Predicted 3D model of a 74-nucleotide RNA (transfer RNA) from Anaerofilum sp. An201. The coordinates come from a structure-prediction model, not an experiment, and the mean pLDDT is 81. Rfam family: tRNA. It is annotated as a transfer RNA.
[in-house]
RNA sequence: GUCCCAGUAGCUCAGUUGGAUAGAGCACGAGCCUCCUAAGCCCGGGGUCGCACGUUCGAGUCGUGUCUGGGACG
Numbered sequence: 001g002u003c004c005c006a007g008u009a010g011c012u013c014a015g016u017u018g019g020a021u022a023g024a025g026c027a028c029g030a031g032c033c034u035c036c037u038a039a040g041c042c043c044g045g046g047g048u049c050g051c052a053c054g055u056u057c058g059a060g061u062c063g064u065g066u067c068u069g070g071g072a073c074g
Base pairs, nucleotide, nucleotide: 001073002072003071004070005069006068007067010026011025012024013023019057028044029043031041032040050066051065052064053063054062
């Protein structure tokens, strides 16, 4: 330098032909239970989906550029 893959909650990830309110587990906070803690049960907070632009009635999903990480070739 060329090409490929990944980027979604604090962490690990799902979201499969574009579709209506963006989710799970763990973690975190409150409550129940308990003499207390842990475990268990229940509720809750937390995201402009790496960034920008574009296509579309509608984008996490499609296109272009760019950033970060990993890989292949030279």